[in-house]
Molecule: transfer RNA
Organism: Candidatus Moranbacteria bacterium GW2011_GWE2_35_2-
RNA sequence: GCCUCGGUGGUGAAAUUGGUAUACACGUUGGACUCAAAAUCCAAUAGUAGCAAUACUGUGAGAGUUCGAGUCUCUCCCGAGGCA
Numbered sequence: 001g002c003c004u005c006g007g008u009g010g011u012g013a014a015a016u017u018g019g020u021a022u023a024c025a026c027g028u029u030g031g032a033c034u035c036a037a038a039a040u041c042c043a044a045u046a047g048u049a050g051c052a053a054u055a056c057u058g059u060g061a062g063a064g065u066u067c068g069a070g071u072c073u074c075u076c077c078c079g080a081g082g083c084a
Stems, first nucleotide, its partner, number of pairs: 001083007010026003013022001019067001027045006046057004060076005
C1' cells in the first nucleotide's frame, strides 16, 4: 500500500428485508427472605431537562440516499486478521 471483518448502555453483546434502539447475560443500586450473611426471588439501571407526566438527544466522526438509516452509499478515525 491492497483486501476482509468489526466499532451499539457500566461490561459481553442482540436488533433477521431499512420501520418502537437495548433483547439476553453479567455488573451495580434498592427491596423481599434470614438472628445475620450467602444463595434465591422482585424492581430499577443510555444521556439531558423537568417535582412529575413527559419532551428532546443518542449506535466511532462527518456527509449523502430515503417518508424513515445501527442497517444502504461516500470520506475519515480506531481495532483484529490476511496478502505483498